[in-house]
Background:
Model confidence (mean pLDDT): 77 of 100. The RNA shown here (Bacterial small signal recognition particle RNA) has 97 nucleotides and comes from Jiangella asiatica.
Parts: sequence; C1' cells; structure tokens
RNA sequence: GCCGACCCCUCGCGCGGCGGUAUCCCGCCGAACUCCCCCAGGGCCGGAAGGCAGCAAGGGUAAGUGGGCUCUGCCGGGUGCGCGAGGGGUCCUUUGC
Repeated sequence: GCCGACCCCUCGCGCGGCGGUAUCCCGCCGAACUCCCCCAGGGCCGGAAGGCAGCAAGGGUAAGUGGGCUCUGCCGGGUGCGCGAGGGGUCCUUUGC
C1' cells in the first nucleotide's frame, strides 16, 4: 500500500410514514335540447294469434355540485428503514497479500 472496518456526501430502487389531490369513497341533483332500462294509455302492422315504434309515470347513468382520504391511482418531502452505485475522509493494533 492492497484487502478490510468505520464516517460523510450524491444518485437510484424497494417497503413504510406524512401531506395534497382525483379517474377513489360518501351524499345532493340529475339529463329540463337528441343517454339507458321499462314502457299504462293511445298509435301502427295483422283476419287472428301476435308483433313494432314509443309519450307520460317509474328506475338508472353521464355531466354538475358538497364533503372525505378508509380503499385505489397520481403528485410531493430538510421523511424512517433496507439494498445498490459513485465520490470523499479516518484507521490499518492483530490475521491474509
């Protein structure tokens, strides 16, 4: 001196924690100009059986809107632990070269 040990810095990855947010969760409203389902009555086709389109009522959804972060996704950090890479520093008493 190498190897090795320890410390510091930077970067990356994994797990966790924290915060924010929505395409996640819970409400409200809800197609009120052409959403979906189901369609009384009425209409149409048919000799009939039966079939077709379909307004209102009813049910649902998108959009919108209020709230939340338990789950999920995304974003962030003077965040914890672990692993890896690079750089720097100290020691090198004993063992190996």
Taxonomically the source falls in Jiangella (Bacteria, Bacillati, Actinomycetota, Jiangellaceae).